[in-house]
Molecule: Lysine riboswitch aptamer
Organism: uncultured Butyrivibrio sp.
Order: sequence, then C1' cells, then structure tokens
RNA sequence: GAUAGAGGUUGCGUUGAUUAUCAGUAGCUAUCAGGAUGUGGCAGUGACAGAUGAUUGAUAGUGAAAGGAUGAUACGCCGAAAGGUCUGUGAUUACUGUGGUCAUGGAUUCUUGGGAAUACAGUUAACAGCUGUAUGACUGUCAUCGUAUCUGCGAUGGGGCGCUAUC
Repeated sequence: GAUAGAGGUUGCGUUGAUUAUCAGUAGCUAUCAGGAUGUGGCAGUGACAGAUGAUUGAUAGUGAAAGGAUGAUACGCCGAAAGGUCUGUGAUUACUGUGGUCAUGGAUUCUUGGGAAUACAGUUAACAGCUGUAUGACUGUCAUCGUAUCUGCGAUGGGGCGCUAUC
C1' cells in the first nucleotide's frame, strides 16, 4: 500500500406498510353582536375583497391537512454516519427588502469509537422526538501494569486518519 473483517439485535443510513397525535384545532356554513378594515413574521409597493357588512367575538353544525412521531418491508453499509462554523442556490407571498424555517451543494482534514440515561439550553402543538453542552456508568478495541482459574480477570489511559487477519 491492497484485500477481507469485527464492535451492536438499542451499530449507522435510505425506503416508509401501519398506527396514534396534530384536533374537535384550522377552514367552511348558519344565527347573533359589532361597525371599517382585511389579504405571507415585519416593513414598503401594487392588486383584490368589504355598509349587498371588513377585522373581531359568541353559539350551533360540519370538519381536515402539513410538519414532527411510530417503523412493517426492502436496500446499502462499519466515518457507517451525525453535527458545528462559514458560504451558494431554491422554497416559504403578486413584487421588493429583511428575519425565521425547510431542502439541497461547497469549504473547513472543526467535533464525535458506540448506544442509552440524567441535567440544562434551543426547536416543536407536545413533559413525543430532534440538536448542542456537561456528567458518571455500560460496551468494543488498543497500550501499559498486575494477577492466574491460561487467554480469563482487574486497574490506568488513548481514539475510528483507529483495531484485527492475509498478501
């Protein structure tokens, strides 16, 4: 240098059957009240709706969806992959600016062996989930030391650009 593997049935990612939630919410219809505004988070411009009654409130009837969650099945794998920072593009509104969110590229050899738990912060309808930080334990691997029941056990420490096997 090349090839092939291991950690776990709670390893990672894609797909997304099913199910609950979203929610008796938004919307629509009717009645009553009310009386001039309303149409994407904010602002501006324009167009449209509105005294044949706007925004709004109450009652009654009807009544979703998206995002997120679950994760059947199938597929690809073991920096699998995820995230941080910066940046490009698109969507979110008729247009412009700005902000947030989502999706998708790039740079940075920045962080992380792995999954879970707890606490705090953010996000979200949600005390679900996700993201970030911290904590100790568990687990896998290597190094050093010790031990002996002979390849097990214990302690300390390191990290995937690692570890094992073969050429």